[in-house]
């Protein structure tokens, strides 16, 4: 020396976040919320103490009462006592002195030296105190009082005489002290100070009392007090930007205690202003006090400094000092009054009205502090010291303590089991705080007396638990939860948000949570709020860069160095009042509260030191900058002038019926010759091609050529200046279209208008036309999405790439290429940055240094003022009120009349249909006593219904029943009832009567059965939005998720997207994914081939018997077939293609080929989808009825629409006769043969069959006739008759036969359905329900048997990727402006009221001062006296001037017919403007027009989607 470790001392003690914008996120942003505090008000409640505190408003207004006296030791009186008297005492109304500028209140005014702090006064006074020094002689003249008079209502006032003083007035005397002049020394930043000499001159004074004091006069000093001056500090508005004549200054005078424009007079033209003059608002200021981590920020009440005010304004006197309880004068109000004239000022303590949310006794004392007068005693003293009275605050204390479980009673819940207030209570044992009662009793009094508070704190001592808890909350945020009532009502709510029949949010209980003699609440302040950001924020898109440059102030400023010391820095010193906060330490029992001590008061001034660094100054320098000199690319800029295409126009020629438009069309043009074409000529405008994310230029901006003027950039070079630099607040130029002025032009385009379309309308998109404008000169305008939505300037940070303009190297003849370097324009992209996107040396990266601007969103690019403009209009720029959001990126999705790319009988190709007719059926709708209910776009309509005459049924009108048609249970009674028969009544159901009359036993009873009574049944009543289950749908569509890893701050992404590929998220392949699940697919079932087993009731090739004939019979089971097991089909094989893969085509083989066909099978999830009338259910509802039972009637109703069907309309037909072939199914209260009768429907009878055995059972077709295109031999509807069959019963209201009638329809508008092979389409057949039947539905079977598909633009559904987007209840979205109606705030408005304030006049009170003063006067002079003088004074004019008045102006506030636009409101009215290509992309500007959003023109932007194309750039 240092590291480390130990002591010690000193400073510091501290900074929390949350809710809400969205489906969800991550940013910006506001909005509210926890916390402190209050002179604080309400609302509920309320024990006691101790210390504070207590009119914030109307500086309104004020009865009573008190707040200032005091001195007899200054004066004369007067009264009273004592005394005979002198005299003494007392008392005081006058003279006089001192106080009465202090205490006390209050905050109105006042932005200013008022205040805070800090110096100056060499520019000041300063009564009472203190200290030193020197004096205090000697005169005079009145006056109150009092005494007489006089007015007057009264207040009070006159006029006469008397009198005193420490009251007044002359002289004297000068230690002094002033003034003037003339030296001298000292001294100061200065004007100038202090001090000395020496001469003039001016200048005081009071006694009182007794002997001690005490006053008094003059002077220095101190001390306290106060005047003045300065520096700094000290709030808002620029929508206040120019003020100002005593104004700035000088000189010279006046007056002030003093400086001074503080007053005059003269002279001079200054002075203050962006560093905010002047003007207008607001307001006492401060020490301090609440909040903050602190910076800050808000505040100024009690306490304590300063000012400032006292009914309002004005003015002076007196005083050492000036006006709250003095004094003139005005004015307002109040009172008195005898109407002539007086009084008064609570912003003193108390109290009173008033007005307000709101703020106290008309109390005790002077005993303590303190004042004032007195020599003192003493007297005053609403200052003050107590007390009262307010939970207003802070502090503290109390309402008890321990024990006690049947976890009592009750409350509240409730799953009916409990649970829980709760040891809480009761009970049993203590304990005494405070109150309460009895005794005692202070300190405060430094003091002999004297204590308001006080019998008060405090102590003793008593009894006894007794007399002492409430208030707010319980959704989140934020601790603490349930029942009941409400039902979007009532009603909460600090935000968000709660309520519409199950509310932890409304009210009420219960219970729990916080604090607690409080508890909320409401208002205010600071914090949270980094949301004004100095500490400690932003501006590309969230709110935010100026259109662009130039430049003045101002801010900043490169290297060396000397010098100085203004800012820094660091030390003394003075000062920051006390209180206050902090700390320590004591006193009140503690605490709050008080005392002390200390520390801090972060400041200002002064005065040493230090020079790194800024800053002033010297001096140099060359890297910034700027000249030079040579090159150089360019649509910079302005002026002349000059071309060539093109479009209109005009002449002319050729030529005819058309042109010209559009989606499509129609106005327009054309036969009077148009479009077209061909000559020729005119006019203006704009410059194709080159041509390029290419130049230039500060922006706006610049494009044919030429030629003339002119700016700027860039490179090279390093000759020159030597910091001349950057920004740039106001200024200043320039500035796109529009769009104005005034003259020109004036083809073409083209707002406005016009016509034509389009439309529900069409002020638009389309179209014909067409005028200002577009174009020149000139002058104005000054704004745009004036955008890179990125202010300039400089510096410094990794690349790659194109380009445009240079130099410089190499190499070379010489150009390119290549290396390098400087300047510009691009594009990718590191780090960094960001919310993200994005940006990335052209930075949105890191820094400087200046300037602009931003601070929720609408109101509002607005209104008012100002400023500019000829206008349009531009700049500049608010409030009320409204709202909890607006808003940026990005993310899931959903949508798009946005893309791609893939499917589906989606569309096209075909086949048959609906829609028209008639019927059936379902609904709507209408009718009705009822037409019971539900379903409602696909996904409701031949659907719940697989059978509505009764019954079903649920609906209606009658008529009956009430423990009930049905269940289960208890009581208690009974052995009857009940059934069954009967009778009567009635439509039945019932109701009444009647005949009949239990079982079993272990005798205890049990069973069953009615009655009462009770719990209870019952309900097709409500709600499918309070549910389960089911089901429909989207869809048999290919899709929906996870777990791990990985990327993103984060919503999420990725996988799951690509690139092939399939019916499919199948499958390969790549790939920050790897894997999995639910779906696809298989696995099931029916079919199609085949083996194999079986062989009846089925089958019949052989074999045999019979028949009119038949598997009829007997053998057989070969075959058909039946059903049991197997087998087969796997892209298995073989060529081609694909990526050597999934696959694909194609082919062989096979019954089948490529998931063979058909079923069943239905992921996550959507539609609060349907069903509470299947059935179940939670809640409501109803209970002699909404249950229950009969009869009858309705669900069948019929101007009339829709759907679904079936039959036609007919020759592919329809009648007749003949003549074939299925296959599902059913059958005993049943299918029924044969046979018989009937025209039939059907009857009569019954074999046979509970079934591969018996029954029921084919019809298109096939063959022949007949018909001849017709409302027919089509159709078959409606009526007529006249029957079957069911069935208790076919009126309303059944099927079905027979015969007769014989409708409409001749193939159906617009539209719209189903189907891709055994399929459509056509024939017909079984069979559920079912007595019957509405069936022409439904659910199945067979039979005959097609036709087309090139294709995916296009329509609709769907799927996968991408985009956009302001949508998320998700395009059935969302949103925009007119109108109409209501409430608010606002703006303007002929004006009208009120404040305030300038100018101009005019009047002009007190009063000060000036003049004046003939009027009046004791003091001094003067004289015998006296006049007179010297003064004073009323009084009188003047300046000034308050108040008032009269014009004319500014500010302001309020109100005002009318109107102007804004904002909010339930589900009004008119379109649909923007959001997807919003269906005409949008949007700025700007002009025009329009009911409304708007819509045209011009120019500009991308914050535009789609497609194509260039041009760069990644990747391979």
């Nucleotide at each position: 020396a240092g590291a480390u470790u130990u002591u010690a001392u000193u400073u510091a003690u501290g900074g929390a976040g949350a809710g809400u914008u969205u489906g969800a996120u991550c940013c910006u942003g506001g909005c509210u919320c926890a916390g402190a505090a209050c002179g604080a008000a309400c609302g509920c409640u309320g024990g006691c103490g101790g210390c504070a505190u207590g009119g914030a408003u109307u500086a309104g207004g004020c009865a009573u009462g008190c707040a200032a006296g005091u001195c007899g030791a200054a004066c004369g009186g007067a009264u009273g006592u004592a005394g005979c008297a002198a005299u003494a005492c007392a008392u005081u109304a006058g003279u006089g002195g001192c106080g009465c500028a202090a205490g006390g209140g209050u905050g109105a005014g006042g932005a200013a030296c008022a205040c805070g702090u800090g110096a100056g006064u060499a520019a000041g006074c300063u009564g009472c105190c203190c200290u030193u020094u020197a004096g205090u002689u000697g005169g005079g003249a009145a006056u109150a009082a009092c005494u007489c008079u006089a007015c007057g209502a009264a207040a009070g006032u006159g006029g006469a005489g008397c009198u005193a003083a420490u009251a007044c007035c002359g002289a004297a005397u000068g230690u002094g002290g002033c003034a003037u002049a003339u030296g001298g020394a000292u001294u100061g930043c200065a004007u100038g100070a202090u001090u000395u000499a020496u001469a003039u001159g001016c200048u005081a004074a009071a006694g009182a009392u007794u002997u001690a004091u005490u006053g008094c006069u003059a002077a220095a000093g101190g001390a306290u007090g106060u005047g003045c001056u300065c520096g700094c500090g000290u709030c808002c508005c620029a929508u206040u930007a120019g003020c100002u004549a005593g104004u700035u200054g000088g000189u010279g005078a006046g007056g002030u205690a003093a400086c001074g424009g503080c007053u005059c007079a003269c002279c001079a033209a200054g002075g203050c202003a962006a560093u905010g003059a002047c003007g207008g608002g607001u307001a006492g200021g401060u020490g301090g006090u609440c909040u903050g981590a602190g910076a800050g920020g808000a505040u100024g009440g009690u306490c304590a400094c300063c000012c400032a005010c006292a009914c309002u304004g004005g003015g002076a006197c007196u005083g050492a000092g000036a006006a709250c309880u003095g004094c003139c004068c005005a004015g307002a109000c109040u009172c008195c009054u005898a109407c002539g004239g007086g009084a008064g000022g609570c912003u003193g303590c108390a109290g009173u009205c008033g007005a307000g949310a709101a703020u106290c006794u008309u109390c005790c004392g002077c005993a303590a502090u303190g004042g004032g007068c007195g020599a003192a005693a003493g007297c005053c003293u609403g200052a003050c010291g107590g007390a009262g009275c307010a939970a207003u605050g802070c502090c503290g204390c109390g309402u008890g303590c321990a024990g006690g479980a049947u976890g009592a009673a009750g409350g509240c819940c409730u799953u009916c089991g409990g649970g829980u207030c709760g040891u809480a209570a009761a009970c049993u044992g203590c304990u005494g705080u405070c109150a309460c009662c009895g005794g005692g009793g202070a300190u405060g009094a430094a003091u002999a007396a004297u204590g308001a508070c006080a019998g008060u704190a405090c102590c003793c001592g008593g009894g006894g638990a007794g007399g002492a808890a409430g208030u707010c909350a319980c959704g989140g945020c934020u601790a603490a939860c349930u029942a009941c009532g409400u039902g979007c009502c009532a009603g909460c709510a600090g935000c968000c948000g709660c309520g519409g029949u199950a509310a932890u949010a409304c009210g009420u209980a219960g219970g729990u949570g916080a604090c607690g003699a409080g508890c909320g609440u409401u208002g205010u302040u600071c914090g949270g709020a980094u949301u004004u950001a100095u500490u400690g924020g932003g501006c590309g898109u969230a709110a935010a860069g100026g259109g662009u440059u130039c430049g003045u102030a101002g801010g900043a400023g490169g290297u060396u160095u000397g010098u100085u010391a203004a800012g820094a820095u660091u030390g003394g010193u003075g000062u920051g009042a006390a209180a206050u906060c902090c700390c320590a330490a004591g006193g009140c029992u503690c605490a709050a509260c008080c005392u002390u001590g200390g520390a801090a008061c972060u400041g200002c001034a002064u005065u040493g030191a230090u020079u790194a660094c800024u800053g002033a100054u010297g001096a140099a320098c060359u890297a910034g900058a700027g000249u030079a000199u040579c090159g150089u690319a360019g649509a910079g800029g302005a002026a002349a002038g000059u071309g060539g295409a093109a479009u209109u126009c005009c002449a002319g020629g050729u030529g005819u019926a058309g042109c010209g438009g559009u989606g499509g069309a129609a106005u327009g043009c054309g036969u009077a010759g148009a479009u077209a074409u061909c000559u020729g000529g005119a006019a203006g405008a704009a410059c194709a091609c080159c041509g390029a994310c290419a130049g230039c230029g500060a922006a706006g901006g610049c494009a044919a050529c030429u030629u003339u003027c002119u700016g700027g950039g860039c490179g090279a070079u390093a000759a020159c200046u030597g910091a001349c630099u950057c920004u740039g607040a106001g200024g200043a130029a320039c500035g796109a279209a529009a769009g104005c002025a005034u003259g020109g032009g004036g083809a073409g385009c083209a707002a406005a208008c016009a016509g034509g379309a389009u439309u529900a309308g069409a002020u638009a998109c389309c179209c014909u036309g067409g005028u200002a404008g577009u174009c020149c000169a000139u002058g104005c305008c000054g704004u745009a999405a004036a955008c890179g939505u990125u202010g300039u300037g400089u510096g410094c940070u990794u690349g790659g790439u194109c380009u445009g303009a240079g130099c410089g190297g190499a190499u070379u003849c010489a150009a390119c290429c290549c290396c390098g370097u400087u300047c510009g324009g691009a594009u990718c992209g590191g780090a960094g940055u960001u919310a993200a996107c994005a940006u990335g040396u052209u930075a949105a990266g890191c820094a400087c240094a200046c300037c602009g601007c931003c601070u929720g969103g609408g109101g509002a690019c607005u209104a008012c003022g100002g400023u500019c403009g000829c206008a349009a209009g531009a700049c500049u720029a608010a409030a009320a009120c409204u709202c909890a959001a607006a808003g940026g990126a990005a993310u899931u999705g959903a949508c798009g009349g946005g893309g791609g790319c893939c499917c589906g009988c989606a569309c096209a190709a075909g086949c048959g249909g609906u829609g028209g007719a008639g019927u059936a059926u379902g609904u709507g709708g209408c009718u009705u006593a009822a037409u019971u209910c539900g379903a409602g776009g696909c996904a409701a309509c031949g659907c719940g219904a697989a059978g509505a005459a009764c019954c079903u049924u649920a609906c209606c009108u009658g008529g009956a029943u009430u423990u009930g048609a049905c269940a289960u249970a208890u009581a208690u009674a009974u052995g009857a009832c009940c059934a069954u028969c009967c009778u009567a009544u009635g439509a039945a159901a019932g109701u009444a009567g009647g005949a009949c009359u239990c079982c079993c036993u272990u005798c205890g009873g049990g069973g069953c059965a009615u009655a009462u009574a009770u719990a209870c049944a019952g309900g097709u009543g409500c709600u499918g939005c309070a549910u389960g289950g089911c089901u429909g749908u989207c869809g048999u569509c290919a899709g929906c998720u996870c777990g791990u890893g990985u990327c993103g701050u984060g919503a999420g992404a990725u996988g799951u997207u690509c690139g092939g590929u399939u019916a499919a998220g199948u499958c390969c392949g790549g790939c920050a994914a790897c894997g999995a699940g639910c779906g696809c697919a298989a696995c099931c079932c029916a079919u199609a081939u085949c083996a194999u087993u079986a062989g009846u009731u089925g089958c019949u090739a052989c074999c045999a018997g019979g028949u009119a004939a038949u598997g009829c019979u007997g053998g057989g089971c070969a075959c058909u077939c039946u059903a049991g097991u197997g087998a087969g089909a796997c892209u298995g094989c073989c060529u081609g293609u694909g990526u050597u893969a999934a696959g694909c085509a194609g082919g062989a083989g096979g019954a089948a080929g490529g998931u063979g066909u058909g079923g069943a099978u239905g992921a996550c999830g959507u539609c609060a989808a349907g069903u509470c009338c299947g059935u179940a259910u939670g809640g409501c509802c109803u209970u002699u009825a909404u249950a229950u039972c009969c009869a009858g009637g309705g669900c069948u109703g019929c101007a009339c629409a829709c759907g679904u069907a079936c039959u036609a309309c007919a020759a592919u037909g329809g009648u007749c006769g003949g003549u074939a072939c299925a296959g599902u199914g059913g059958g005993a209260a049943g299918c029924a043969a044969u046979a018989u009768c009937g025209c039939g429907a059907g009857a009569u009878g019954g074999a046979g069959c509970a079934a591969a055995u018996c029954c029921c059972c084919a019809a298109a077709a096939c063959c022949g006739g007949c018909c001849c295109c017709a409302g027919u031999u089509c159709g078959g509807a409606u009526u007529g008759a006249a029957g079957u069959c069911u069935g208790c019963a076919a009126c309303u209201c059944g099927a079905c036969u027979u015969c007769a009638u014989g409708a409409a329809g001749c193939c159906g508008g617009a539209a719209u359905c189903g189907c891709u092979a055994g399929u459509a389409a056509a024939g017909g057949c079984g069979u559920a329900u079912c007595a019957g039947c509405a069936a022409c539905g439904g659910c199945g079977c067979c039979u005959u048997g097609a036709a087309u598909a090139c294709g995916u633009u296009c329509c609709c559904g769907g799927g996968c990727c991408u985009u956009g987007u302001a949508c998320a209840c998700a395009c059935c979205g969302c949103c925009c402006g007119u109108c109409a109606c209501a409430u608010c705030a606002u703006g303007g408005g002929a004006g009208c009221u009120g404040a305030u304030u300038g100018c101009a006049c005019c009047c002009g009170a007190a009063g000060c001062c000036a003049c004046u003063g003939a009027a009046u006067c004791a003091a001094c002079u003067g004289u015998u006296a006296a006049a007179g003088g010297a003064g004073a004074u009323a009084g009188g004019u003047g300046u000034c001037u308050a108040a008032g008045g009269u014009g004319u102006g500014g500010u302001u506030a309020g109100u005002g017919a009318c109107u102007g636009g804004g904002a909010u409101g339930a589900a009004g009215u008119c379109g649909u403007a923007a959001c997807a290509a919003g269906g005409u992309a949008g949007c700025c500007g700007u002009a025009g027009g329009g009911g409304a959003a708007c819509c045209u023109g011009c120019g500009g932007c991308u914050g535009g989607a789609u497609c194509a194309c260039c041009u760069c750039c990644u990747u391979u």
Molecule: small-subunit ribosomal RNA
Organism: bacterium